[in-house]
RNA sequence: CCACCAGAAACCCCGAAUUUCUUUUACGAAAGCGGGGGAACCAGUUUUUCCGGGGUUAAUCCACUCGGUGGUAGGGCUAACCUUCGGCCCGCACCCGCCAGCUAACCUCGCAGGCGUUGGAGGGGGGUGGA
Numbered sequence: 001c002c003a004c005c006a007g008a009a010a011c012c013c014c015g016a017a018u019u020u021c022u023u024u025u026a027c028g029a030a031a032g033c034g035g036g037g038g039a040a041c042c043a044g045u046u047u048u049u050c051c052g053g054g055g056u057u058a059a060u061c062c063a064c065u066c067g068g069u070g071g072u073a074g075g076g077c078u079a080a081c082c083u084u085c086g087g088c089c090c091g092c093a094c095c096c097g098c099c100a101g102c103u104a105a106c107c108u109c110g111c112a113g114g115c116g117u118u119g120g121a122g123g124g125g126g127g128u129g130g131a
Base pairs, nucleotide, nucleotide: 001130002129003128004127005126011116013114014113018031019030020029021028022026032111033110034109035108036107037106042101052099053096054095055094056093061071062070063069064068074090075089076088077087078086081123082122083121084120085119
């Protein structure tokens, strides 16, 4: 430089939700990832049980003929990676308990659960073979 090849389940996907160490016990530990509280400075001015307030999450908000419908902030997939076009979807739920802006030090919590998508183009990476 040229040609060909991946196609998955022991693999993906959503998600912080994985790995390791033990005596594999335990209110265990550690690394990693994620969340909350918490000064100064700055910001803020209707809150003090009332139009209460706040947190996790993409999951907010609006309208209507309001047990629902339509949209929407925002979010995901489209296979080893990125971008883009097209396509397909989600837009839930839970928690704190009168209370928390940001926030260094510091303190503290979680590591679940649920699933089965693959069209095009460009770039890049991997493997095999040849020159």
This is a predicted structure of a 131-nucleotide RNA (c-di-AMP riboswitch aptamer (ydaO/yuaA leader)) from Moorella mulderi DSM 14980. It matches the Rfam family "c-di-AMP riboswitch aptamer (ydaO/yuaA leader)". Rfam links the family to the GO terms regulation of gene expression and cyclic-di-AMP binding. The organism belongs to Neomoorella mulderi, within Bacteria.